The RNA shown here (transfer RNA) has 72 nucleotides and comes from Anaerolineales bacterium HSG25. Its mean pLDDT, the model's own confidence on a scale to 100, is 80. The same sequence occurs in records of 3 taxa. The RNAcentral record of the sequence draws on ENA and MGnify.
[in-house]
RNA sequence: GUGACUGUGGCUCAAUGGUAGAGUAUCUGGUUGUGGCCCAGAAGGUUGCGGGUUCGAGCCCCGUCAGUCACC
Numbered sequence: 001g002u003g004a005c006u007g008u009g010g011c012u013c014a015a016u017g018g019u020a021g022a023g024u025a026u027c028u029g030g031u032u033g034u035g036g037c038c039c040a041g042a043a044g045g046u047u048g049c050g051g052g053u054u055c056g057a058g059c060c061c062c063g064u065c066a067g068u069c070a071c072c
Stems, first nucleotide, its partner, number of pairs: 001071007010024004018055001026042005048064005
C1' cells in the first nucleotide's frame, strides 16, 4: 500500500429498519451472630466519530479513526 473483520453500560456479549437488553461487576435493602451464597431493587449507554437515505437507523449507504487478520 490492497483486502477482510471488529467497535454497543466498568468488563464479556445480544438486539428482524419500529421502546437499546442480558450476564458479570458496583450501590441499596432483605436474609445471616459476622461475611459469603441466595432474594428484591437501583444506578450506569449520545451504539468509536462525522455525514446521508428513511415517517423511523445499533442495523442500510458514504467518509473517517482505532484494533485484529491475510496479502504485498